[in-house]
Molecule: small-subunit ribosomal RNA
Organism: cold seep metagenome
RNA sequence: AGAGUUUGAUCAUGGCUCAGAUUGAACGCUGGCGGCAGGCCUAACACAUGCAAGUCGAGCGAGAAAGCCUUCGGGUGAGUAUAGCGGCGGACGGGUGAGUAACGCGUGGGAAUCUACCGAGUAGUGGGGGACAACCAGUGGAAACGCUGGCUAAUACCGCAUACGUCCUAUGGGAGAAAGAGGGGGAUCUUCGGACCUCUUGCUAUUUGAUGAGCCCGCGUUGGAUUAGCUAGAUGGUGGGGUAAUGGCCUACCAUGGCGACGAUCCAUAGCUGGUCUGAGAGGAUGAUCAGCCACACUGGGACUGAGACACGGCCCAGACUCCUACGGGAGGCAGCAGUGGGGAAUAUUGCACAAUGGGCGCAAGCCUGAUGCAGCCAUGCCGCGUGUGUGAAGAAGGCCUUCGGGUUGUAAAGCACUUUCAGUCAGGAGGAAAGGUUAGUAGUUAAUACCUGCUAGCUGUGACGUUACUGACAGAAGAAGCACCGGCUAACUCCGUGCCAGCAGCCGCGGUAAUACGGAGGGUGCGAGCGUUAAUCGGAAUUACUGGGCGUAAAGCGUACGCAGGCGGUUUGUUAAGCGAGAUGUGAAAGCCCCGGGCUCAACCUGGGAACUGCAUUUCGAACUGGCAAACUAGAGUGUGAUAGAGGGUGGUAGAAUUUCAGGUGUAGCGGUGAAAUGCGUAGAGAUCUGAAGGAAUACCGAUGGCGAAGGCAGCCACCUGGGUCAACACUGACGCUCAUGUACGAAAGCGUGGGGAGCAAACAGGAUUAGAUACCCUGGUAGUCCACGCCGUAAACGAUGUCUACUAGAAGCUCGGAACCUCGGUUCUGUUUUUCAAAGCUAACGCAUUAAGUAGACCGCCUGGGGAGUACGGCCGCAAGGUUAAAACUCAAAUGAAUUGACGGGGGCCCGCACAAGCGGUGGAGCAUGUGGUUUAAUUCGAUGCAACGCGAAGAACCUUACCUACACUUGACAUACAGAGAACUUACCAGAGAUGGUUUGGUGCCUUCGGGAACUCUGAUACAGGUGCUGCAUGGCUGUCGUCAGCUCGUGUUGUGAGAUGUUGGGUUAAGUCCCGCAACGAGCGCAACCCCUAUCCUUAGUUGCUAGCAGGUAAUGCUGAGAACUCUAAGGAGACUGCCGGUGAUAAACCGGAGGAAGGUGGGGACGACGUCAAGUCAUCAUGGCCCUUACGUGUAGGGCUACACACGUGCUACAAUGGCGCAUACAGAGUGCUGCGAACUCGCGAGAGUAAGCGAAUCACUUAAAGUGCGUCGUAGUCCGGAUUGGAGUCUGCAACUCGACUCCAUGAAGUCGGAAUCGCUAGUAAUCGCAUAUCAGAAUGAUGCGGUGAAUACGUUCCCGGGCCUUGUACACACCGCCCGUCACACCAUGGGAGUGGGUUGCUCCAGAAGUAGAUAGUCUAACCCUCGGGAGGACGUUUACCACGGAGUGAUUCAUGACUGGGGUGAAGUCGUAACAAGGUAGCCCUAGGGGAACCUGGGGCUG
Repeated sequence: AGAGUUUGAUCAUGGCUCAGAUUGAACGCUGGCGGCAGGCCUAACACAUGCAAGUCGAGCGAGAAAGCCUUCGGGUGAGUAUAGCGGCGGACGGGUGAGUAACGCGUGGGAAUCUACCGAGUAGUGGGGGACAACCAGUGGAAACGCUGGCUAAUACCGCAUACGUCCUAUGGGAGAAAGAGGGGGAUCUUCGGACCUCUUGCUAUUUGAUGAGCCCGCGUUGGAUUAGCUAGAUGGUGGGGUAAUGGCCUACCAUGGCGACGAUCCAUAGCUGGUCUGAGAGGAUGAUCAGCCACACUGGGACUGAGACACGGCCCAGACUCCUACGGGAGGCAGCAGUGGGGAAUAUUGCACAAUGGGCGCAAGCCUGAUGCAGCCAUGCCGCGUGUGUGAAGAAGGCCUUCGGGUUGUAAAGCACUUUCAGUCAGGAGGAAAGGUUAGUAGUUAAUACCUGCUAGCUGUGACGUUACUGACAGAAGAAGCACCGGCUAACUCCGUGCCAGCAGCCGCGGUAAUACGGAGGGUGCGAGCGUUAAUCGGAAUUACUGGGCGUAAAGCGUACGCAGGCGGUUUGUUAAGCGAGAUGUGAAAGCCCCGGGCUCAACCUGGGAACUGCAUUUCGAACUGGCAAACUAGAGUGUGAUAGAGGGUGGUAGAAUUUCAGGUGUAGCGGUGAAAUGCGUAGAGAUCUGAAGGAAUACCGAUGGCGAAGGCAGCCACCUGGGUCAACACUGACGCUCAUGUACGAAAGCGUGGGGAGCAAACAGGAUUAGAUACCCUGGUAGUCCACGCCGUAAACGAUGUCUACUAGAAGCUCGGAACCUCGGUUCUGUUUUUCAAAGCUAACGCAUUAAGUAGACCGCCUGGGGAGUACGGCCGCAAGGUUAAAACUCAAAUGAAUUGACGGGGGCCCGCACAAGCGGUGGAGCAUGUGGUUUAAUUCGAUGCAACGCGAAGAACCUUACCUACACUUGACAUACAGAGAACUUACCAGAGAUGGUUUGGUGCCUUCGGGAACUCUGAUACAGGUGCUGCAUGGCUGUCGUCAGCUCGUGUUGUGAGAUGUUGGGUUAAGUCCCGCAACGAGCGCAACCCCUAUCCUUAGUUGCUAGCAGGUAAUGCUGAGAACUCUAAGGAGACUGCCGGUGAUAAACCGGAGGAAGGUGGGGACGACGUCAAGUCAUCAUGGCCCUUACGUGUAGGGCUACACACGUGCUACAAUGGCGCAUACAGAGUGCUGCGAACUCGCGAGAGUAAGCGAAUCACUUAAAGUGCGUCGUAGUCCGGAUUGGAGUCUGCAACUCGACUCCAUGAAGUCGGAAUCGCUAGUAAUCGCAUAUCAGAAUGAUGCGGUGAAUACGUUCCCGGGCCUUGUACACACCGCCCGUCACACCAUGGGAGUGGGUUGCUCCAGAAGUAGAUAGUCUAACCCUCGGGAGGACGUUUACCACGGAGUGAUUCAUGACUGGGGUGAAGUCGUAACAAGGUAGCCCUAGGGGAACCUGGGGCUG
């Protein structure tokens, strides 16, 4: 410090997720030791048991028991224990965080206070009195606990005296205290107790300090405005009361205040802080342990005592709960320490000790102390140590992988040599201890050497932890390693299993038969006594942006203006000192963090010092800036004067054109409307035309990126009223300004209310069309509405998707309205204002913006924070309603989005091409047959190919074989290959069984080479490695092939350009069959394609001349190059020539090129062929072949026989033959080319009607044969018929091939003579030697073509042209597509699940108000009862207690509201789901451009009307 994830890719925006640190944690697996910490986060739930607060005899009375004495009655008793009176302490320490949003806490101040014990002073401590416990006696009760009578002490209680100071006061005066106890003692006195002296201590009053506490104030301290108003002791005053003290704290009276948008009140949540975690910081989160403060103590209320409490281990009352009970009544409060139950994912021992530190009491010893110190449990955290070290290659064995060679585990192990930390055993052994006691000395005090106190010294003496820490010795590698991960992020890879299953997953995503992602294994990586997971916080996240973000199009500028509060504000001077700056002082507890040291062997940990605590307060100084005050100025703002443009607004009037209607005339059959029609109107006279009238609405031309207005918006003309702008020159006011939450006004269209009006148009509605449907688009009608007046509504794509104001920052060209100067009167120049386009810098993600900013700055306001849910629900406000405004959550997804790029696509555009259309010729689709496919059937009908690009395809040829299929019968190292051993030549004859394979018997036969050892081939037997598979996967593959397409394209290097994907080049202007060529150009070059090079063909030449040829010469025949001869010709087959836009003219940019012409056999690639760029289709093929993986192995292999691939209601493709006269038939007759042939072609001859047979010449072929070419031509016949057309089908008879023609061959003859009379919708081929038509040959092949591949013969028609259909190329445009339009995608309906709103209600919680009620307690009142101290005149009084009562008040009860939670028949929409249903709304002009607001309508997306926007 970043990374992953939206896309085909890119840059942005934006969310989600990860890597880090941390925790009072929990869970899973594992677990050696020690140190230091930590340990109920949940039920402030309930608690058994034990302990957690006592102490003082030096305050007091009594005083059992041991011991001693004894007259036996008793006395004495170190004085201990125990209860009581009394004092001090139980207000500390310890726990918890329920409540509390508060002066509760933090911080800094303040004045009207108290403070036990403690410190320092001052003054005292005199003299009396009356009781009550204990105790004794009696008595009640189960108990707890009492009741009555009697005795008694005090530092308990109460008067009196005194009063330096204190308090009160009317300033005269008045009021108010005390207590003793202990040690020692020389004189003097004594009732022998003591007085007295002295010391210590206590007590009283008071002053002061310290400590602690109470109170007040400034500032800070969570969320919600879908909580906006709250408040009656409420705010203040006066008097009184109360308190330690101020104060409405309380009360009476008076006034009507007080708080609140700087957030009152209400609701929810929460103890606060030092700190802790995180972070670079600013911040964010948090408040365990430790420390400070607060609050609480079963729940609620209350007071008492006291210095201090409204009191955790005190009291009273009420309530709930638990326990005891003799049923009458009582007892209790672990949020103290342990511990129990419960809750929970989860948190420990009913331990030891007061040795230390601290606390209470005490003179002290001491006692008490679950505070505390320690120990126990727990890897809960942090820190440290160990589980060995060195050597050791045969790189062992085993495991795993393997390309079978090896690699890896791995120096790892074993082996050898060492060490002994820690744990274990034994032994030694600090420190934490200071006190205290006693003795001696010394100092103080004193009359004193005593007592007491301080100091010094000696002796004595205290340890829970503790078998302590630590040290030494002993033995032996001995007792001690796991967890997670290994697709990317993210370090680490292979095999097996599984087969969208099981499973994984933090995000992206893995898994559908070759998974580095699941599970296991081997190996590796990371951390290590731990490792992972889960939960939580901060970080990354600049993703709430103060530091540090944005708002044209991504989320985001209010529709517009005015304007109060608020924020901000021109120039100069003076003053002030609030802000601001500097210094000083106080405070900011300690601990913690940081720095420097120190102590535990180190560290964690502990400890000393420093710094810091960024804050607050006080004070001094400064005066630039901001603010306040005062004075001035004119540049901002405004007013006046003079001009000026304008659909600015309002009211009234008026004009012409047009539509419609009505009336009348003329006139006749249609009009109207559409893509085409129909509904509609019209012979009752329409439409057309002429005249007249009525009425409403809107204002053509001018008219314009023209004008005006804040926006919405504004248009004939005239008049009146009225707002604003601009220019020019001066004068005046003197900062009067800018912005603006709440607020106010205006605000298109639609809509609403009332009343008018109503020509045209036109939601709804009706009808007609279209359509699968058509609740639409189109048409004919048509009502609200549109118009006016008044009143509502308050929204729009109310848009420049751009808030208002101010200043600054290159230019160029226009527009509108002014002014000035010059002038040749045409204009030119200058200066303001408005507005439009282009463009520099700059900005921007890009597009773009650019003096009218989206640039550079300032001021103020509004708004945004992932998509959906949703601008929705609920609540509030507004509205007559429609609805508007404000505005969530649950849940769900990992995206949603912007701009630009490359493609693809478009029922977008432009250019161009192609038998693509058109123009033609001939077909298919109808018939019969052939053939292939689907389907069906079957034991099997083997398999594959499936739009073009499967279907006369693989198959250039299924009777057996082929053959892969089926049935049956057989074989198992196998039909075939290699290797081993043994035997045998191989091979062969005959017979038997069998369907055959096969089996049995049997005959003949001993071969070839040799270095004589043997070897090679072949056969049989045996065993094992293995063979074998047309079994699966073409979606694991190679190779081959099809297709777009013989279309003209596809790319690269360097450069340039863009943030980038990319672009440029390759686009543009011409041209071409062509990215062919030329020109231009930020491109310059190059490659694969095109073309050419290759083959055939068309002309000529040269060479050669047999088997081919024959002109001339010669011979011969019935005839023939038959023969001699020839080498001219044809031809054959080798090599050349030829054609290149080369020449001429024109067009064109003078280029490329095109047009025409000449010459030429051929003319513009002459005609054909081979040749197929980058790529697309997971195209086809595992059944040509090869091949990974999987599968079978007496079978999915191999052999044999028979069957099947040839089936047959049907459908489709491709063909053949026809339907006839351009023909059929008969007779006669002419002319090819290219091929093939020895298991062959087979002449001639004979036979047969014929297929063919017999015999047989020639030929391995320019020689012989196949081989008669047929259409054609000549003559004849048929005469438009189901025929002399057509030939299917069937019967009979044959031929040939072949082991074999039954299933299932071809051909021949005789007979039979079906459909069919030119073919619906639709559809195919072809542009010249082509179509059409005619025959011939070949491959395969024993036989079997209507198929395939070739060959020649005859031989056309048409092309205006590119509008349309199809396909393709280039450019451009739109896009929500990228699996790329066979795309994407919307809504209803149906089903399942989830959360949520409404809902008659129902059940809880909290709370307001009005009442009832009134325990304990306090205060007041009261004389019913009682009454020690004081007074007394002895009667009583003062005072007090009890009782009664009043006020306040807790619990409780009633009523009525508010709010919140849960639940609820039914119901609304929403979300998510597998391949459901209906349509096709949107994205392309998405097939009616889309969208916004509004109204109506409709199964649904939606449609239509009105206005608006361009996205």